Large-subunit ribosomal RNA, domain I from a Deltaproteobacteria bacterium, 551 nucleotides, folded computationally. Lineage of the source: Bacteria > Pseudomonadati > Myxococcota > Myxococcia. The prediction has a mean pLDDT of 86.

[in-house]
Context: one part of a larger RNA
RNA sequence: AGCGUAUGGUGGAUGCCUUGGCAGAAGAUGGCGAAGAAGGACGUGGCAAGCUGCGAUAAGCUUCGGGGAGCCGCCUAGCAGGCUUUGAUCCGGAGAUUUCCGAAUCGGGAAACCGUAUUUCUUGAAAGAGAGAUAAUCCAUAUCUGAAUACAUAGGGUAUGGAGGCAAACCCAGGGAACUGAAACAUCUCAGUACCUGGAGGAAAAGAAAACAAAACAGUGAUUCCGAAAGUAGCGGCGAGCGAAAUCGGAAGAGUCUAAACCUUCAAUAGUAAUAUUGGAGGGGUUGCGGGACCGUAAUGUGAUACUCCGUAGGAUAGUUGAACAGUCUGGAAAGUCUGGCCAUAGAGGGUGAUAGCCCCUUAAACGAAAUCUGAAAGAGGUCUAGCGGUAUCCCAAGUACCACGGGACACGAGAAAUCUUGUGGGAAUCCAGGAGGACCAUCUCCUAAGACUAAAUACACGCUUCUGACCGAUAGUGAACUAGUACCGCGAGGGAAAGGUGAAAAGUACCCCGGAAGGGGAAUGAAAUAGUAUCUGAAAUCAUACGCUU
Repeated sequence: AGCGUAUGGUGGAUGCCUUGGCAGAAGAUGGCGAAGAAGGACGUGGCAAGCUGCGAUAAGCUUCGGGGAGCCGCCUAGCAGGCUUUGAUCCGGAGAUUUCCGAAUCGGGAAACCGUAUUUCUUGAAAGAGAGAUAAUCCAUAUCUGAAUACAUAGGGUAUGGAGGCAAACCCAGGGAACUGAAACAUCUCAGUACCUGGAGGAAAAGAAAACAAAACAGUGAUUCCGAAAGUAGCGGCGAGCGAAAUCGGAAGAGUCUAAACCUUCAAUAGUAAUAUUGGAGGGGUUGCGGGACCGUAAUGUGAUACUCCGUAGGAUAGUUGAACAGUCUGGAAAGUCUGGCCAUAGAGGGUGAUAGCCCCUUAAACGAAAUCUGAAAGAGGUCUAGCGGUAUCCCAAGUACCACGGGACACGAGAAAUCUUGUGGGAAUCCAGGAGGACCAUCUCCUAAGACUAAAUACACGCUUCUGACCGAUAGUGAACUAGUACCGCGAGGGAAAGGUGAAAAGUACCCCGGAAGGGGAAUGAAAUAGUAUCUGAAAUCAUACGCUU
């Protein structure tokens, strides 16, 4: 020096554990904000750095309920001082307080700061000081004023109401890529995706046929979602790829209101006036066996309700009751062993010194709210709701339909290209009318555009409740099981960790000894201290010591 064995150190793998995550299911809920939000800054405890809570009334105040013996949050003990059966701490409802910043809104500003005006009150002899209130902008409505410029208008003021910002996804609309694929690439694809912007709701959107369908002759009857039709028909440098619908089976189910004609009325304008035009209000009217107005006739009831009110039953936000076991052995400890019982609408789960239906918390089942929220049904109000005949005078949504050119959307890339949409130009008809049935025409069939509303079935999950897992178990699972979006890095946008485990119980080693201390040796605790807070287990690399072998 190497190898080996043993005993230790170092180190923190492995095993076991789980406070935390991940994924899913069901239910409830789906907003907060100028009455100042979300998010923060700074404060706040007797001693108080961090977290949590709270706001100068500051780990809290008032009140109403629950609950019933201890309590003054966590890390976290201690000292000091208190509260509490006259019911504290704690849990739930309602209320009060709620500094400063932040949409931030009196002005400014380098957020958490600086400064101003008006007005009320307090204080002061006054100057002043203090406390409170008001003072942003935009929009709508009403009203008062009011230029150039006579009337007017623009503009200005006041009052009332609203808006602004935040929030996980879902939804609608306006814009809208590229990488990529096509084994290159340009049409095409990715994709109307990502992303940006605007807007709304608990859902949104869509929605009561100018729809489908059929084709000698039928039939269906708003929308939405699911399954099939079907990877079919088609589209496609007919490449890559894209990709329906009718129809059938289900979920759900609901239909309505205006405009116009006509009548009444008000205002403005023009006019001497009659009247005309325009606008407002009320009635009327709302559809395709065309309907309505208009003229005549007849009947006073029948139903519906998605609007408003009411706030019942029920539900949410604290809770309550809740069955049944003892001995023996081992052991530090019994829930384990053995013996004999019991309950069960409860043998889900967790805890307790090892594995407990019967020890504890619970569980099945049953019960419960002063207060706030929600809320069927019922009820009230409001609203809506029908006939017959006649006539052919009037009305039935216009820069619309349609056409041309250029785009876009439709599964459909201009194609034979209907349908929907519209930038430019042209430009109808009113029921003897008009549109569609995939060019177009005829016949036939279906429907009535150019106004509006509409629950449910459907989508989503920041947050809440319950449950589940051939999901993870501390290099895993969230980045984060711990003071985690923390420490730290970066001018900044932004990036972003490491870090869990004594023991059943601190019983956390009194006392003695060595040492300056650290640390150790005894003693003591404990089942165990090679469980001593650098704490479960304690692998390897690696270090040391002892012994053996080899050189």